[in-house]
Molecule: SAM riboswitch aptamer (S box leader)
Organism: Algoriphagus hitonicola
Order: sequence, then structure tokens, then C1' cells
RNA sequence: AGCUUAUCGAGAAAGACCGAGGGAAGGGCCCUAUGACGUCUUAGCAACCUGAAUCCAAGGUGCUAACUCCCAUUCUGGAAAUGCCGGAAAAAGAUGAGCG
Repeated sequence: AGCUUAUCGAGAAAGACCGAGGGAAGGGCCCUAUGACGUCUUAGCAACCUGAAUCCAAGGUGCUAACUCCCAUUCUGGAAAUGCCGGAAAAAGAUGAGCG
């Protein structure tokens, strides 16, 4: 790399450096020189794992714009209707734990 499994409507940002793209991919929409993205430091959130009879502390990992930002595939409800508003799944993705 890959496999299994759980979760994904909540929560949590400042500083320094850098300098043009970024939000996975197509479309939309958005963030961004009032400095995004990224890196580092500090802080915080959370509770998957360790810890424990239980809860905590502490530690490992993760996270700190927008529901995984929304849609895209399938099924389905409504509206008087070639496209709008919903619901449920799937796929893909992210993270943890276990395997490998």
C1' cells in the first nucleotide's frame, strides 16, 4: 500500500515565518495580499486508545471556516413540476483502534 471495525449535525485560535493559492477529485459555492495554504511555538477542543471497578488526572493519536461546505449514484415524500424543497441509503473520503 492494503484489510476489518467504530465515528463523522456538536466543540475548540493566537503569535512568528513564508508569499499565492486553498477548500480530495468534476460542478457549485466559499476562504484568501485586512496574508489564505503550509511550517513552527503556545493555547484550546474532544474523548478513539492506554490508564481505572467506575470517573478523573496524565499520556498517545486526532482536530481547532462553512454538516465530510453542498451536489454528484440508488430508492423515496412533497410542490404543478424538466427543475425546486426534503428524507433514507450507497460510494468516496477523514480520523481512531486492531491486523498486515